[in-house]
């Protein structure tokens, strides 16, 4: 600064807390970055890198809040890793 917050998803294990909440591990959810299908668009997959799993007050305009705009190593240059999926249209 730009975008989203419509829809979709755990009576799961475990840690901290006085409480509210928070963290971690597993699942599942989306598809915002990165990557692949692939030169490009669409659309598609979900491997990486986050995120979500009840956003909130409001009558509304709108405010408040939240997420994302790849990670790692190096730091001048660069350098690494990324599915057994998808493999379709233009």
């Nucleotide at each position: 600064g730009c975008a989203u917050c419509g829809a979709g998803a755990g009576g799961a294990g475990g840690g901290c807390c006085g409480a509210c909440g928070c963290c971690c591990u597993c699942g599942c959810c989306a598809a915002c970055c990165u990557g692949c299908c692939u030169g490009c668009c669409c659309g598609g997959c979900a491997a990486g890198g986050u995120g979500g799993u009840u956003c909130c007050g409001g009558a509304a305009a709108c405010g408040g809040g939240a997420u994302g705009c790849g990670g790692c190593c190096a730091a001048u240059c660069g350098g690494c890793a990324a599915c057994g999926a998808a493999u379709g249209g233009g």